[in-house]
RNA sequence: GGAGUCGGCCAGGCAGUCGCUGCACGCGCGAGCGUGUGGAGGAAAGUCCGGGCUCCCAGGGCACGGUGCCAGGUAACGCCUGGGGGGCGUGAGCCCACGGAAAGUGCAACAGAAAGUACACCGCCCACGCGUCCUUCAGGACGCCGGCAAGGGUGAAAUGGUGCGGUAAGAGCGCACCGCGUCGGUGGCAACACGCGACGGCACGGCAAACCCCACCUGGAGCAAGACCAAAUAGGGAAGCGGGCUGCGAAAGCAGCCGCGUGCGGCCCGCACGGCUUCCGGGUAGGUCGCUCGAGCGGCGUGGUGACACGUUCGCCAGAGGAAUGACUGUCCACGACAGAACCCGGCUUAUCGGCCGACUCUUUCA
RNA sequence: GGGCCAUUAGCAAAGCGACCCAAUGCGCUCCCCUGUCGAGGGAGAGAUCGUCCUUUUGAAUCCGACAUGGCCCGCCA
Repeated sequence: GGAGUCGGCCAGGCAGUCGCUGCACGCGCGAGCGUGUGGAGGAAAGUCCGGGCUCCCAGGGCACGGUGCCAGGUAACGCCUGGGGGGCGUGAGCCCACGGAAAGUGCAACAGAAAGUACACCGCCCACGCGUCCUUCAGGACGCCGGCAAGGGUGAAAUGGUGCGGUAAGAGCGCACCGCGUCGGUGGCAACACGCGACGGCACGGCAAACCCCACCUGGAGCAAGACCAAAUAGGGAAGCGGGCUGCGAAAGCAGCCGCGUGCGGCCCGCACGGCUUCCGGGUAGGUCGCUCGAGCGGCGUGGUGACACGUUCGCCAGAGGAAUGACUGUCCACGACAGAACCCGGCUUAUCGGCCGACUCUUUCA
Repeated sequence: GGGCCAUUAGCAAAGCGACCCAAUGCGCUCCCCUGUCGAGGGAGAGAUCGUCCUUUUGAAUCCGACAUGGCCCGCCA
């Protein structure tokens, strides 16, 4: 110099003018005005997990659903940290739904001899039994019955590997080493590891993001949760008052008719509707709270490999309700991405122009 | 705020681990028939199953993430 890995940070800057909005103070009877001060994000997003908060329900369990190596962190988690195992990369590093297939059920197209308590197409052998041929009479060649699983071939996958012995040919058939399994030992909290010991010739293939089994977790709903104040109209309750007649009734009261009032443009008829006043309680419109200072963030110190914890009080703090955080001008540069709170936090995932910092790796050249 | 569904050829639509480089109908192309068109008969083309991944020997199908479109439920009166 080139290529790359991991972690962290920023998200146009400055100046001016005009606005929007929360709060405080001042002025104003009030509408409002003035001054000061605060005013989007790393994802505010998706709503995929976990909680807080609130209401409802609650006696226990199952089911559904989720998670799945071990230990730790945390309010909790499917998140994070550290470790183990496996895979990828020369490496820094990255990736893994990573419990159980010697409980059960199920699946495996095509190819292939055989695909699950395996099998023999080519091949090898023919020692044993039978037969044919040749024969130099030692034997040889071939076939049947058979034996074998070393080699070839199929497949994603074929019942250990290498070597020596062994054999008719072969084969864990025997042995050595490697691998595997079981039991033990050692180290480790554990997952697990071991160039440790004994035993077993090997019996144990794949798929559980197929059903399933095991272990653990899980009450439901959501700020339109929920709480308080509370109008008009209608309806509910209570008290008082209410022209006449009739009926029922002890009364209270109820029902009917007349009268009265309102409406059908006015009038007559007709029809429809209607007791009056005051008070009480529930709900609606509307208003207020919930609402943002909290499992908070940053700095510093201490402990820890780390996630994180503890301390310090040194800094920081949107809270609306048609819903603010903007527009214009000038200037500079690297020419500015994805996108905007709506109850609040912890994560994950997804989107994102460009730039900065730190640690590390590989490689080239020079010294 | 909560819940659910769909996406397969130009259109409609089946298939839900291998038989599937995917059925069928309409449409399209070519040929026959006809004086011509239509109808009819025959032949053929056309799909990386919305995108990217995971699991698996094998994925349209299973899992996850994302995109697009659509539907439903919840207060009071």
Predicted 3D model of RNase P RNA and transfer RNA as a complex of 444 nucleotides. Rfam match: Bacterial RNase P class A. Model confidence (mean pLDDT): 78 of 100.